[in-house]
Molecule: small-subunit ribosomal RNA
Organism: Candidatus Margulisiibacteriota bacterium
């Protein structure tokens, strides 16, 4: 989960940082999990189970690892027990010799095992392993079954004696002896061979039964009474050979490989098939399904990971192979070509008497050695296994065990309740506290673990127990012996303090650190894990980042330039068969372990044991929808045939007319020619210009047109010829003939090579002239190759629709080419319907978007072809082509965390559109020239204090530097300090006030005299207290730094008209829409339209001033009378004054405009379209300015960077600038007369009038805290003289003297005022400022800055009072809209290349060295086989002669090692060289991005210091404009 029968199944899929100013996408890179035989830092309690040279198959001391059997056998040392003889003893006895019996060491014949076990992974890419078959081509010792048998007979040798060489190892003659050693004979089957007959059976080669003749072939005896051996034969069973199928690494930058190599025939070997060997004989054999080559690896169950598929790995356990110093060989043997056996050779190590000899830890421990890095020279054969024995038993580094290592997985503890005065301390604080923190101590308990005692296993049915007095049990005592790591910017769970100051470090990625570092260091506090915790390396994930599941190719990497085709691959409808694919079912097999599920044992649990489950191959039966194969049939795919049709298709051949240069000839007179201007060049030897006329050579104007044609480069005057392929209709014909293509083959634009030829224009390279700073360009005058032909090679482009190819589906519109039908018609005029092609717009759909959208980048299927970060680099190096040039193919080291695509907001732009501004433009008047006066730079100085440095410093901070200010210098003092605030001790009686003294410049130091307050106590004095001095202490100061650590105020674009929110929609999304548009304003100011709708800051108004009136009110103002004039009275109409209001709104009225908005024009009014003027500065920008106004956080100074005083400096002066006064005159100067404002200021104050004084002033003094007095005179204007064009009656600078006036003080450093003196200027160069109306210009008053005063500065008042503006081309700067971008610190941006100089890796390179593998020839051990084989020899035979048979030696083939020689290959290294990488501030241009300033890339050629530059063809992946087609709306 289901009704049910059944069936599955066994835990099962995440991200996330980094590219930009943000954003979606590709796209690398990184991290979070798991694992490890690890190591390595830092810690470090038990236990339990595992596991432990991954490097040098490096060399190896020393022990051990394989022996055993006396029931095969000879011998027989010791020793034991009897017994004899000697001998010494009295004797017992000892000795020493000899018999018997027992014992039975070592050694040695023989048997059986040393081929198992135990190690290792060097070689191996291979039938080596795994599956899954096969032997009719095989052997198999012990072991078990069963038949049948074990009879005769004989010679020798080892071990021993014993003689010799040798150091030794150990050889050798001589003599002896035994056997389950060996040997003849004899028997003998279901044995072996040969030649036969019959029968069954197998796919076959052939097996098998019965039979039949012939030849061959055995044997071993212990010990004992019953067994264990031995032959011979059959089965088995176990091992073990040999043969298939199929599976499983990289590498085509190895493509061809082989001669025993493929077959065959006949031998020879083998257990056995086979070129395993041999001789003939044929030429075959294997490869793109990848042969040979190279490079790497021991195969597998299985292990780590994953969701799965996959990947990755093959350590411990386990099956197989292979190997035992390194090669080679063979012996034995049932089994080897043998780890602990032999021969040889070679390398290396010991030994030696120098003649020769010895050995092989990749056994178990142990050493050196390499390394980061891996253990005890233990214990036992008790268990489980092995050999070997009848059997006790021996052996047994097999094994069981213990040591050692946190190397791993598990479990376990290190304590547990209780406890707030929230304690000490630490750390921090905003000083209040807060945190470690119930944590801790205290109080109460526990007793795992580790530790002491005591007990005491199973492991063994029976004997034996190494572990081990171990597990485990029981008792004792005490919180006691037992916590560390690492992290805390994001990803990723944890903050804060101090130190450090681009330094030390840190970093897995981003990225952190330049004085406020949560990122470096240490400290508190936190987080995680936990007897560990980090790092570092590997492997899987996570990466869907090689994509079968499960991805791509328009622009991100990525469709071969393009057809034609061969192999593959895929294929219409239908029938019938078959069963390979497929699909079901049985059956065998998938060794155990191992992972999983179920149960069980160790307290658990790691572990461990039992049971289940399973991929896949093979074999048998079945099934046939599909797919295949065979055989057949069929039309719709393909083709073919007919009839027409269009066409710069493509090849040759001829022919044309225009222009154009040249040449001849005429007419003809100085120029032409060229450009931005120019020059060069051509012409008086007659150019250009014109006219006839002659030659050449190229290319074809008009038609012409997102129109034709062709596969694709591509084709374009007419006309013939030869030909290729399209399309339409319509019936016929074939009858799947078909699509797509690796390779492979043909075409392939320009350039460019190679030979001939041509050569009119044009034009690389070049020469010449300009432009430049240069100009190897761009521009111009010229000019070669080349461009053109013939004939050949090259084979590349943006060869692009950046879109391979076919095939089918899936909305429409509308244009064009060529066809063909249908209606209609006099007509093919129109109009419908369909086929082809070729364009646009568009639906659904995709698409990161952008944009594709029946021509698909839509939805499906097939082939083919290419991608996997960015740069190195389409490069080195090999290969292949080419005549070069060069193409094709195509890496790696190293080095970045990006590189790229599309879109969006910006912001640029020497793109564009519209538009505004005193911006230009029309004017007016300066400025820049003089002299002076002020700031500022630079120089100088003890010091010239500081700041402000383009617009936006620069008559700025200063509305005012003689001292003071003052911050500066120089000297001189003072140090709780000039001023604030508290504490502590003390002292004097005093505070205070005054006065008189010394030094001294002054501050100050230092002295004398007087004077004697206040609170409370108290009769007073005293006492306290406040207050004052002194000494310390806490702190003050500070114009000391940092405006880049701030606040706040400010400049500035800019009084520009823009800035943004809600809601909704639109977009995946930054983000758009509003806010864009059509008008129209000073204005995002209003009107209309609109996927918007609506609202905020700005803009307008609301505020001041001012122009016009109205009421109200009347003093110091005003009027009026009197008056010489006033005080004074009177008035309230006017001015004025100042409080409340009127008035202006496009309201009216034409036009224009969409009937809006507005806007033009009138009219009326003081004023008309914001009426003139101010305040009022949106959201931002400039790390603008200011720590020096003021405040402030951090550093820094503390008998000085503080303070306080003198005198000095901020006023210096070759020079430069900037802002200003006066002028340079007649529109004026000068002297006289005479009007007319309007705003302010006055008590330390204005100050009238009178006097004095040329004058500045001075003396005296009404008046006035002011609409009342005073400053005060306005001044320019007007009116008259005089000057007359001169450096002057212009001009006033310098200077000299006299002087006033402020002030403690006018030397440095004042101002005015008088005489005198009378400099430079006679309208100012390139530039360059203000200004659009009561403005400019010109005139003159007043105030602020508390002595004076540099004020010609500045803010403010008023008089007089203009000119001009056609208008947006240009120059500045802003606004909106758009389009480009490789900017986004945003063009003062971004960015290429060459040179220099460091470091890196790397090609190339005369060669040098060293390595593996092969070849070819020489020599050739040992050995096997083969031939001889005179030398020798017990067994059988023998006529005793020998024969048969072995056998030393000899030789011969093969052959390891060595040696010789070339070649090819790999790897190092190498004077020198090439390019690359890579590197905070080097040098030279500026190629690219905006039209990048000559649009840019492509491909190719020639040049150039370098980016480049020029031709030549091609691309759009080129802005602007125009024009032309197309479309879409009307």
């Nucleotide at each position: 989960a289901a009704a049910u029968u059944u069936u599955u199944u066994a835990u099962u899929g995440a991200g996330a940082g980094u590219u930009u100013g943000a954003u979606c996408u590709u796209g690398g890179c990184u991290c979070a999990g798991g694992a490890c035989g690890a190591a390595c830092g830092u810690u470090g309690g038990c236990g339990g189970c595992g596991c432990g040279c991954c490097u040098a198959a490096c060399a190896c001391a020393u022990g051990c690892a394989a022996g055993u059997c006396g029931a095969g056998c000879g011998u027989g040392a010791u020793u034991g027990c009897a017994g004899c003889u000697g001998u010494a003893g009295c004797a017992a006895u000892a000795c020493a010799g000899u018999u018997g019996c027992a014992u039975g060491a070592a050694a040695g014949c023989g048997g059986c095992g040393g081929a198992c076990g135990g190690g290792u992974g060097a070689g191996u890419a291979a039938c080596a392993c795994g599956u899954a078959g096969g032997u009719a081509a095989u052997c198999u010792a012990c072991c078990u079954a069963u038949c049948a048998g074990u009879c005769u007979a004989g010679g020798a040798u080892a071990a021993c004696c014993u003689g010799c060489c040798g150091a030794a190892a150990g050889g050798u003659g001589g003599g002896c002896u035994a056997a389950u050693a060996c040997u003849g004979g004899a028997u003998a089957u279901u044995u072996u061979u040969a030649c036969g007959g019959u029968c069954u059976c197998g796919c076959a080669u052939g097996a098998g039964a019965c039979u039949g003749u012939a030849a061959a072939g055995a044997a071993a005896g212990a010990u004992u009474u019953a067994u264990c051996g031995c032959u011979g034969a059959u089965a088995g069973a176990u091992g073990a050979a040999c043969c298939u199928g199929c599976g499983g690494c990289c590498u085509a930058u190895c493509a061809g490989c082989u001669u025993g190599u493929u077959g065959g025939c006949g031998g020879g070997g083998u257990a056995a098939c086979g070129g395993c060997c041999c001789a003939c004989c044929a030429a075959g054999g294997c490869u793109a399904u990848g042969a040979c080559g190279g490079g790497u690896a021991g195969c597998u169950g299985g292990u780590c990971u994953u969701a799965g598929a996959g990947g990755a790995c093959g350590a411990u356990c386990a099956g197989c192979c292979a190997c035992a110093c390194u090669g080679g060989a063979a012996c034995u043997g049932a089994g080897a070509c043998a780890c602990g056996g032999u021969c040889c050779a070679g390398a290396c190590u010991c030994c030696u008497a120098c003649g020769g000899g010895a050995g092989g830890c990749a056994g178990c421990a142990g050493u050196g050695a390499g390394g980061a890095a891996u253990u005890u020279u233990c214990c036992g054969c008790a268990a489980u296994g092995g050999g070997c024995g009848a059997a006790a038993g021996c052996c047994u580094g097999a094994c069981g065990g213990a040591g050692c290592g946190a190397c791993g997985c598990c479990g376990u503890g290190u304590g547990g309740g209780u406890g707030a005065u929230g304690a000490a301390g630490g750390c921090u604080u905003u000083c209040g506290g807060g945190u470690c923190u119930u944590a801790a101590a205290g109080c109460c308990c526990u007793g795992u673990c580790a530790g002491c005692a005591g007990g005491g296993a199973a492991g063994a049915u029976a004997u034996u127990g190494a572990c081990g007095g171990u597990a485990c049990c029981u008792g004792c005592a005490g919180a006691g012996g037992a916590a560390g790591c690492c992290c805390c910017g994001g990803c990723u769970a944890a903050c804060u303090a101090c130190g450090u100051g681009c330094c030390a470090g840190c970093a897995g990625c981003c990225g952190c650190g330049g004085u406020a570092a949560u990122a470096c260091g240490u400290a508190g506090g936190g987080g995680g894990c936990a007897a560990a915790c980090g790092u570092u390396g590997u492997c899987c994930g996570g990466a869907a980042u090689u994509a079968u599941u499960g991805g791509g190719c328009g622009u991100a990497a990525a469709g071969c330039g393009c057809g034609u085709g061969u192999a593959g691959g895929u294929g219409g409808u239908u029938u019938u068969g078959u069963a390979a694919g497929u699909c079901a079912a049985a059956u065998g097999u998938a060794a155990a372990a191992u992972c999983c599920c179920c149960g069980g044992g160790c307290u658990c649990a790691a572990c461990c044991c039992g049971g289940g489950u399973u991929c896949g191959c093979a074999u048998u039966u079945g099934a046939u929808a599909c797919u295949g194969c065979a055989a057949g049939a069929c039309u719709c795919g393909a083709g073919a045939a007919a009839u027409g049709u269009a066409g710069a298709g493509g090849g040759a051949a001829g022919c044309g007319g225009a222009a154009c240069u040249a040449c001849c000839g005429g007419u003809g007179u100085a120029g032409c020619g060229g450009u931005g201007a120019a020059a060069u060049g051509c012409g008086u030897a007659g150019a250009u210009a014109u006219c006839g006329g002659u030659a050449g050579g190229a290319a074809c104007a008009c038609c012409a047109g997102u129109g034709g044609c062709g596969a694709a480069g591509g084709c374009g005057g007419c006309u013939u010829c030869c030909u290729g392929g399209a399309c339409a209709u319509u019936u016929u014909c074939u009858g799947a003939c078909a699509c797509u293509g690796a390779g492979a083959c043909g075409c392939g634009a320009g350039a460019g090579c190679u030979a001939g030829g041509g050569g009119a224009g044009c034009a690389a390279a070049c020469g010449g002239g300009a432009u430049u700073a240069g100009a190897u360009a761009c521009c111009c005058c010229g000019g070669u190759a080349g461009u053109c032909c013939u004939a050949g090679c090259u084979g590349u482009a943006a060869a692009c629709g950046a879109u391979g190819g076919u095939c089918a589906c899936u909305a429409g519109g509308u244009g064009u080419a060529g066809g063909a039908g249908g209606u209609a018609u006099c007509g093919a005029c129109c109009c419908c319907u369909u086929c082809u092609g070729u364009g646009c717009c568009g639906u659904a759909g995709c698409u990161a978007a952008c944009g594709c959208g029946u021509u698909a980048a839509g939805u499906g299927a097939c082939c083919c072809g290419c991608c996997u970060g960015g740069g190195g680099a389409g490069u080195a190096c090999g290969g292949c082509c080419g005549c070069a040039a060069g193409g094709c193919u195509a890496a790696a080291a190293c080095u970045c965390a990006a590189a790229a695509g599309a879109a969006u907001u910006g912001a640029c732009g020497g793109g564009g559109g519209c538009c505004c501004g005193c911006a230009c433009a029309a004017g007016c008047g300066g400025u820049g020239g003089a002299g002076c006066a002020u700031g500022u730079g630079g120089u100088u100085u003890a010091a010239u204090u500081c700041g402000a440095u383009g617009c936006u410093a620069c008559g700025c901070g200063a509305a005012g530097a003689a001292c003071c200010u003052u911050a500066c210098c120089u000297g001189g003092g003072c140090u709780u300090g000039a001023a604030a605030u508290g504490c502590u001790a003390g002292a004097a009686g005093u505070a205070u006030u005054c006065c008189c003294g010394u030094g001294g410049a002054a501050a100050c130091a230092u002295g004398g005299g007087a004077u004697g307050a206040c609170c409370g106590u108290u009769g007073a004095a005293u006492c306290g207290g406040a207050g004052u001095c002194u000494a310390g202490c806490a702190c003050a100061g500070g114009u000391g730094c940092u405006g880049c650590a701030u606040g706040g105020c400010u400049g500035u674009c800019g009084u520009c008209a823009g800035c943004u929110c809600g809601u909704g929609u639109c977009g995946u999304g930054a983000g758009a829409u509003g806010u864009u548009g059509g008008g129209u304003u000073a204005a995002g100011u209003c009107c209309c339209g609109c996927a918007a709708c609506g609202a905020g800051c700005g803009c307008a108004a609301c505020c001041c001033c001012u122009a016009u009136u109205g009421c109200u009110a009347g003093u110091u103002g005003c009027c009026c009378u009197a008056u010489a004039a006033a005080a004074u009275g009177g008035g309230a109409a006017c001015u004025c004054u100042a409080g409340c209001g009127a008035g202006a709104c496009u309201g009216c009225c034409c036009g224009u405009g969409a009937u809006a908005a507005a806007c033009g024009g009138g009219a009326g009014g003081a004023a008309g379209g914001c009426g003139g003027g101010g305040a009022u500065g949106a959201g931002g920008u400039c790390a603008a300015g200011u720590c020096a106004g003021c405040a402030u956080g951090g550093c820094c100074c503390u008998u000085a960077u503080g303070u306080c005083c003198a005198g000095g400096g901020c006023u210096a002066c070759a020079c430069a600038c900037g802002u200003g006064c006066u002028a340079c005159a007649a529109u004026g100067g000068u002297a006289c007369c005479c009007a007319c404002a309007a705003a302010g200021g006055g008590a330390a104050g204005c100050a009238a009038a009178a006097c004095c004084g040329u004058a500045a002033g001075g003396u005296c003094a009404a008046g006035c805290a002011a609409a009342u007095c005073c400053c005060a005179a306005a001044a320019a204007a007007g009116g008259u003289g005089c000057c007359u064009c001169a450096a002057u009656u212009c001009g006033g600078a310098u200077u000299g003297c006299a002087g006033u006036c402020u002030g403690c003080a006018a030397c440095u450093c004042g101002a005015c005022u008088g005489c005198a003196u009378g400099a430079a200027g006679c309208u100012g160069g390139a530039a360059u400022c203000g200004c659009u109306a009561g403005u400019a210009a010109c005139c003159g008053c007043a105030g602020a800055u508390g002595a004076g005063g540099u004020a010609u500065g500045c803010u403010g008042c008023g008089g007089u009072g203009a000119a001009u503006a056609c208008g947006u081309u240009c120059u500045c700067g802003g606004g909106c809209c758009u389009u480009g971008u490789a900017c986004a610190c945003a063009c003062c941006g971004c960015c290429c290349g060459u040179c220099a100089c460091a470091c890196c890796a790397u090609g190339a390179g005369a060669g040098u060295c060293a390595g593996a593998a092969a070849c070819a020839c020489c020599c050739a051990a040992a050995g096997u086989c083969g031939u001889u084989g005179a030398u020798u020899c017990a067994a059988c035979c023998u006529u005793c002669g020998g024969g048969g048979g072995a056998u030393a030696a000899a030789c011969g083939c093969c052959u390891a090692a060595g040696g010789u020689g070339g070649u090819g290959c790999u790897g190092a290294u190498g004077a020198u060289u090439g390019g690359g990488g890579u590197g905070a501030a080097g040098u030279c241009g500026u190629a690219a991005c905006a039209a990048g300033g000559u649009a840019g890339c492509c491909g190719u050629a020639c040049c150039g210091g370098a980016a480049g530059g020029u031709g030549u063809g091609g691309c759009u992946g080129g802005a602007u404009c125009a024009c032309c087609u197309c479309c879409u709306u009307u």